Predicted 3D model of an 89-nucleotide RNA (c-di-GMP-I riboswitch aptamer) from Planomicrobium sp. CPCC 101079. The prediction has a mean pLDDT of 86. Of the family's consensus pairs, 95% are formed in the model. Its Rfam family is "c-di-GMP-I riboswitch aptamer". Rfam's curators write: GEMM was predicted in a large-scale screen for bacterial structured RNA regulatory elements.

């Protein structure tokens, strides 16, 4: 370097549910607890997916609803990129 993760060892993250006098319009996200899993579940929203509509924009029977919309989000949906631990070839 490339290539596998059946055993193992050091470590390592941490779903779903709890709690907040936290961040956001929502989806989400942070903090503390707590494993279900996970070899990249490090780290990057670039591409596809999918989750939300706040501003805006149509509409209407306009104190406002409806519908559309990513510029929000999601890396623990799948890909691409980039970087690493062990073990074994």
């Nucleotide at each position: 370097a490339c290539u596998a993760g059946a055993a193992a060892a050091a470590g390592g993250c941490a779903a779903a549910c709890u709690u907040c006098u936290c961040c956001g319009a929502a989806a989400g996200g942070g903090a503390a607890g707590g494993a279900c899993g996970c070899a990249a579940a490090g780290c990057u929203a670039u591409g596809a997916g999918c989750c939300u509509a706040a501003c805006c924009g149509u509409u209407u029977c306009u104190u406002a609803a409806a519908c559309g919309c990513a510029u929000g989000g999601u890396u623990g949906u799948c890909a691409g990129g980039u970087u690493g631990c062990c073990u074994g070839g």